[in-house]
Context: one part of a larger RNA
This record gives sequence, structure tokens and C1' cells, in this order.
RNA sequence: CUGGGCGUAAAGGAUGCGCAGGCGGAUUGGUGUGUCAGGUGUGAAAGCCCAGGGCUCAACUCUGGAACUGCGCCUGAAACUACCAAUCUAGAGACUCGGAGGGGUAAGCGGAAUUCCAGGUGUAGCGGUGAAAUGCGUAGAUAUCCGGAGGAACACCAAUGGCGAAGGCAGCUUACUGGACGAGAUCUGACGCUCAGGCAUGAAAGUGUGGGGAGCGAAAGGGAUUAGAUACCCCUGUAGUCCACACCGUAAACGUUGUACACUAGGUCUAAGACGAUUCGACCCGUUUUGGGCCCCAGCUAACGCGAUAAGUGUACCGCCUGAGGACUACGGCCGCAAGGCUAAAACUC
Repeated sequence: CUGGGCGUAAAGGAUGCGCAGGCGGAUUGGUGUGUCAGGUGUGAAAGCCCAGGGCUCAACUCUGGAACUGCGCCUGAAACUACCAAUCUAGAGACUCGGAGGGGUAAGCGGAAUUCCAGGUGUAGCGGUGAAAUGCGUAGAUAUCCGGAGGAACACCAAUGGCGAAGGCAGCUUACUGGACGAGAUCUGACGCUCAGGCAUGAAAGUGUGGGGAGCGAAAGGGAUUAGAUACCCCUGUAGUCCACACCGUAAACGUUGUACACUAGGUCUAAGACGAUUCGACCCGUUUUGGGCCCCAGCUAACGCGAUAAGUGUACCGCCUGAGGACUACGGCCGCAAGGCUAAAACUC
């Protein structure tokens, strides 16, 4: 270097955007970069290979041939590739109209519930458990009624449902704003695909500064349980959970399945559109597009299973794997306030 792989055996980067790079639609003409053909020069000798000769054979050696798959030059070919010129519309994008949606950011508003505070009624218990106890309560608790404060989360609708690149997103209203989709076919004319490095986003926990703090609740304290109980159960409870700004950059960040495009039987459910038919209408019926599920033919697979949302059949590009442990480690480097993250060995053992 080639070869084999990556759903579950080792292996898809957390996700996107994107420079370089790689790859790239149709037609015509040209050039002749790659490519191909012929010729020519060179490709030392030795060695390898073939034929023959010499040492009694062989090793060894001598002679001849072939080969040296390469490179230079000359002549030529023009399908493909590349480049140049011109053109096209099927890829891609723009435009017009339209409906759907927890997509994002900010502000405002709402009701239920928990807790606390004040007052009324009221009296001996409440709470908690497998059973208890710690705890709360005659300084009047629990229960109940009225009023108030404050924080956090939004029951029903709700779904196997929707949106988003992923993380993720759910009370209501408003403002600003991203994307996808349907119908039309007016415009641009290959503007495309992928993407090392780079940049951005990135749950929870954690960190810094300043707020906030109802409920819950690491740590901590107490009560139980137990042989013990640094737990599971109970009573308290600090960080935290919430907000603003700034960090961190990791997850079973999972569909454990990279992105894009094309092709390859069916059946069924569902969400959102469009068209047609029916009678105004209607998800009542048919056709079709996009998205989300289930079952299955072929095919694939070690099997399980996958099966137009492929793990089928192909193409382009990126990432990654190479026995187990040592080791998501050490050292070094880069990043971080820290915690730590990223990159990443070896000895040794089996």
C1' cells in the first nucleotide's frame, strides 16, 4: 500500500455550519493534461529466467538470448478525464400564494395546589410506618373558614400525536424570529454533495459574581431496621434545584445505525396539506405529496433481526476499529477559576 469491517461481537465523531481537499448534471465545438497506439533513444555489468558449453556431477563458472514491467523524444487517436468557449434545465436556489406546529427569544397575564403569616371556629391529639420512634401539639397543633405573602411547576386537553440539526421544547396572550411542507412553474442557470482543520450550539451535575428560595433535596443530624447498616424506611435539613450574566463541554448525548443521492413487491394505521368525485359542506370515498409508526416479499444477516425511515442494491465524501487486562490511565501538549476535559502510550500479565 492492498485486502476486512463499524445495530447487538472492537469500531459512526453529541449535533450543525463550513474554508482547504475529494467527488460532481445535459448538449456542441476546441485544446490534447491524464489516457491509448506506433516508432526511436536509454534502461552499465553482475544477479534472476531460458538455451548451450567447461571442471567426473553439483555448487561454481563461460557464451548467447530474453527480461529490465521505467523514463525521455518523435508521430498519431480523441471515446472517457481535465481545461477553454458557447448553450440548456431534470440537480440546487430564488419568487408568489397557502395551511400546520410544546421550533426559538423577550415581555405581560392566569388559575389549582404546597408552604408560611394574621384572624375566626374548635379540642387533644396530629404526623409517620411493615410495626414504631425521633418530630409537631394545651404557649392551642391537626381539622375547618376568611384574608395575605412568596416561589416553583403548569392537571384535564394528551395521543402509539406535533416541532427542532442535536441537546431539547407544553397554562394563556402579545411582539420579534428560524425551519420544514403543499400548490404554482415566473426567474437564476450546476450556483451541487461531502468535509480534515476551524467555528457555533450542546441534558443533568458542577464552577464564579449578584439575586431568589415555596416544594423537593446530595452533604449533615436524629429515629428505626440489622449481627453490623457509614444503606434501603421515617423526622429534620445545607448546597443545589429557580433568575441574570459568565464558565464547564461531558452522557446509555442511543435508533448503541455518519451525511447526501438514486434504484428495488405489497398491506395497514396515523399527522399535515393539495386535487378530484359526491349535493352546499364534511377525514364519507378516490388520487397524490411530505412526515411519523406497525406487519411483511425479494434481498441481506453469525443469529437476533433489518426490510422504500434498509441493516437490500449502488455511488460520493468524512469519522472510526485491529485480542483481553494494564488504560476513557501515565508522561507531554492544548483548554479550564477549579472540578476536570481533549489528545494518548509503554513495561508487565494472560